[in-house]
RNA sequence: GCGGCUGUAGUCUAGCGGUUAGGACUGGAGCUUCCCAAGCUUCAAACCCGGGUUCAAAUCCCGGCAGCCGCACCA
Numbered sequence: 001g002c003g004g005c006u007g008u009a010g011u012c013u014a015g016c017g018g019u020u021a022g023g024a025c026u027g028g029a030g031c032u033u034c035c036c037a038a039g040c041u042u043c044a045a046a047c048c049c050g051g052g053u054u055c056a057a058a059u060c061c062c063g064g065c066a067g068c069c070g071c072a073c074c075a
Stems, first nucleotide, its partner, number of pairs: 001071007010025004018055001027043005048064005
């Protein structure tokens, strides 16, 4: 340089174009307990960036950025 795949809370992850983006871990508060752990309730926190299509985009398209894989170059 070329091609392919991927990008969603601090971490992991779900999400046939149509409820207020779901779950787990973590964190805060409370309940429980002699205390801790575990358990239960509750709260907080996310769609990589820009543009396009559409009544409507996390989802489709284009460009960029980042990561992974393969190929090429490395005289």

A computed fold for a 75-nucleotide RNA from a Thermoplasmata archaeon, annotated as transfer RNA. It matches the Rfam family "tRNA". From the family's description: Transfer RNA (tRNA) molecules are approximately 80 nucleotides in length.